The prediction has a mean pLDDT of 85. c-di-GMP-I riboswitch aptamer from a Desulfobacterales bacterium, 77 nucleotides, folded computationally. The sequence was found by an Rfam model in a public genome assembly. The organism belongs to Desulfobacterales, within Bacteria.
């Protein structure tokens, strides 16, 4: 440098749900809580699933669904 590995130690992040707020919705912000998870860390390449439209053409979400790009902590060896 390269690097197994839910991973031991320090630590992260948070599902379902519940309040409150934004949105037509799909969702998405905060908090509260923790199903999980070695990228559940940013991105949005190509799929899927969802939304609103809608004759086709679009706009969107979602990425903790699967592929992609990229950047990280210890760390066997």
């Nucleotide at each position: 440098c390269c690097a197994a590995g839910c991973g031991a130690a320090a630590g992260c992040c948070u599902a379902c749900c519940u309040c409150a707020g934004g949105g037509u919705u799909u969702c998405u912000u905060g908090a509260g809580g923790a199903c999980g998870g070695a990228a559940a860390g940013c991105c949005g390449u190509g799929g899927a699933u969802c939304u609103c439209a809608g004759a086709a053409g679009g706009a969107g979400a979602c990425a903790g669904c699967c592929u992609g790009g990229u950047u990280g902590c210890c760390a066997c060896g």